Source information:
Predicted 3D model of RNase P RNA and transfer RNA as a complex of 481 nucleotides. Model confidence (mean pLDDT): 76 of 100. Rfam match: Bacterial RNase P class A. By type it is a ribozyme. Its family is annotated with ribonuclease P activity, tRNA processing and dimeric ribonuclease P complex in the Gene Ontology.

[in-house]
RNA sequence: CGAGCUGGCCGGGCGGUCGCGUCGGUUCCGGUUCGCCGGGACCGCCGAGGAAGGUCCGGGCUCCGCAGGGCAGGGUGGUCGGUAACGCCGACCCGGGGUGACCCGCGGGAUAGUGCCACAGAAAACAGACCGCCGCGAGGCUCCGGCCUCGUGGUAAGGGUGAAACGGUGGUGUAAGAGACCACCAGCGCCGCAGGUGACUGCGGCGGCUCGGUAAACCCCACCCGGAGCAAGGUCAGAAGGGCGCGGUGCUGGUGACAGCAUCUCGCCUGCGCGAGCGUUCGAGGGCGGCCCGCCCGAGCUCGCGGGUAGACCGCAUGAGGCUGUCGGCAACGGCAGUCCUAGAUGGAUGGCCGCCGGCCCGCGCAAGUGGGUGCACAGAACCCGGCCUACAGGCCAGCUCGCCCG
RNA sequence: CGGGGUGUGGCGCAGCUUGGCAGCGCGCUUCGUUCGGGACGAAGAGGCCGCCGGUUCAAAUCCGGCCACCCCGA
Numbered sequence: 001c002g003a004g005c006u007g008g009c010c011g012g013g014c015g016g017u018c019g020c021g022u023c024g025g026u027u028c029c030g031g032u033u034c035g036c037c038g039g040g041a042c043c044g045c046c047g048a049g050g051a052a053g054g055u056c057c058g059g060g061c062u063c064c065g066c067a068g069g070g071c072a073g074g075g076u077g078g079u080c081g082g083u084a085a086c087g088c089c090g091a092c093c094c095g096g097g098g099u100g101a102c103c104c105g106c107g108g109g110a111u112a113g114u115g116c117c118a119c120a121g122a123a124a125a126c127a128g129a130c131c132g133c134c135g136c137g138a139g140g141c142u143c144c145g146g147c148c149u150c151g152u153g154g155u156a157a158g159g160g161u162g163a164a165a166c167g168g169u170g171g172u173g174u175a176a177g178a179g180a181c182c183a184c185c186a187g188c189g190c191c192g193c194a195g196g197u198g199a200c201u202g203c204g205g206c207g208g209c210u211c212g213g214u215a216a217a218c219c220c221c222a223c224c225c226g227g228a229g230c231a232a233g234g235u236c237a238g239a240a241g242g243g244c245g246c247g248g249u250g251c252u253g254g255u256g257a258c259a260g261c262a263u264c265u266c267g268c269c270u271g272c273g274c275g276a277g278c279g280u281u282c283g284a285g286g287g288c289g290g291c292c293c294g295c296c297c298g299a300g301c302u303c304g305c306g307g308g309u310a311g312a313c314c315g316c317a318u319g320a321g322g323c324u325g326u327c328g329g330c331a332a333c334g335g336c337a338g339u340c341c342u343a344g345a346u347g348g349a350u351g352g353c354c355g356c357c358g359g360c361c362c363g364c365g366c367a368a369g370u371g372g373g374u375g376c377a378c379a380g381a382a383c384c385c386g387g388c389c390u391a392c393a394g395g396c397c398a399g400c401u402c403g404c405c406c407g
Numbered sequence: 408c409g410g411g412g413u414g415u416g417g418c419g420c421a422g423c424u425u426g427g428c429a430g431c432g433c434g435c436u437u438c439g440u441u442c443g444g445g446a447c448g449a450a451g452a453g454g455c456c457g458c459c460g461g462u463u464c465a466a467a468u469c470c471g472g473c474c475a476c477c478c479c480g481a
Stems, first nucleotide, its partner, number of pairs: 001403010012357007020047002023044009049378001053389002056387005061229004068293004073225005078092005093107001094105004108220002113218002115214003130159002132155010167185006186210002188207008233314004242269004247264007272306007285297004321340008358376001359374006408480007417433004427464001435451005457473005
């Protein structure tokens, strides 16, 4: 200098002006049960993010009965740590990729069992004789070397099929062959020793053991999980209906099959009021959102008729919180000390314009610079946190690797 | 804001559980039938299963991530 790898960070700045929202203060108007409530004006403070997003995990919080045992169901899956917890993070192990920095892995079990492996192929899992090779028997031909056909048996070394065909090379052996046997290599299993908390690694010995793949198929093993969610839930005030489904009819769109909307009939569901029936310890009925056990609540339950509002306040922002320093730890992270308080709507605020600087694009210039254009990435809180994933113009910092050149 | 579902020829749907050939009805095209149209009969075309990765020999189907649409929530 070029090409890369990893980690962290920023993601416009300053000022003016007009608006918007919460909160605080002053003041005016209206109401009042005299506690305050509603509205307006003015002043002041504060006012989006690294992802606020997707809602994929985990927790806090709230209610269901604080949730016990088992079955079913769901999830996770190398080891050791971190954490409130996790499917997250860190370090290490194993496997794979890269010259390397480094990256990737849903990474337990296929020797517990079951299933599946299409097509092709002879055969697809305790395999299998289509061609080929070999032995035996019979028949035929013969140039007497042998050749052909049929039957029976052996053979997985050769061919061909497939994603996959039951270790590899060489030898012994054999009619031909084959871990049938031997040597070496590769893999697997078992045992011992050493190192490590552990996953695992190294060394030595033994066994011809050679065993297909698939668990993001059922399943087995280990561990974890009660359900629902702030429209949770609580307090107050008020009103008297609403929703879903089959079918019919009408309208609209489409050439049409159909789709959307409205309406009608019938059926079903729900909180509240009224009526009737059944029941109150010899207990109707209900709960632990799948089932059983076990346990608990218990004065209401069933049917019929009528029948609809969606307002206010709390929850609601001081929290597993941020920043700085120091100590422990390889690190994730943790301890201690100091310091800071930073949005809170409920049809949903955070916006518009202008100036300067900074980006980006175009032109001129050797260059310093200069003229013009452009508001300039992704995106926007809604109970709150910890992660993951996804989107993102442009830029900054640190460490490291490879190649070439110079000293 | 919270919860759930769907996506397969032009339209409406099945297939996904248990992975190997993508199907059904209507619509469309051509031919026949008819004086002509409809109906009917015969033949045929048309989809890489919303998109991108992964597991597997093999993915509409299993797993993950995005996109679009729909429904529900005192």